A computed fold for a 74-nucleotide RNA from a Nanobdellota archaeon, annotated as transfer RNA. Taxonomically the source falls in Nanobdellota (Archaea, Nanobdellati). Rfam family: tRNA. About the family: Transfer RNA (tRNA) molecules are approximately 80 nucleotides in length.
């Protein structure tokens, strides 16, 4: 310098090709329950789409340009 893949809660990750339910699960947190207490358990509640434009009635999703983390040529 050239290609590729990837970016969603506090930590993972579904959903992205084929746009449309209240973005949905684990864990972690708080809060009640159960326990003499704790651990497990069982209910609840909070917490996300990297930035910015652009199609579109409707974008996490299609398109552009950024910006970052990784792998592969050089």
């Nucleotide at each position: 310098g050239g290609g590729g893949a990837c970016g969603u809660a506090g930590u993972c990750u579904a959903g992205c090709c084929u746009g449309g339910u209240u973005a949905g699960g684990a864990c972690u947190a708080c809060a009640g329950g159960u326990u003499u207490g704790g651990g497990a358990c069982c209910u609840g509640u909070c917490a996300a789409c990297c930035c910015c434009g652009g199609u579109u009635c409707a974008a996490a999703u299609c398109c552009g340009g950024g910006c970052g983390u990784c792998c592969c040529c050089a």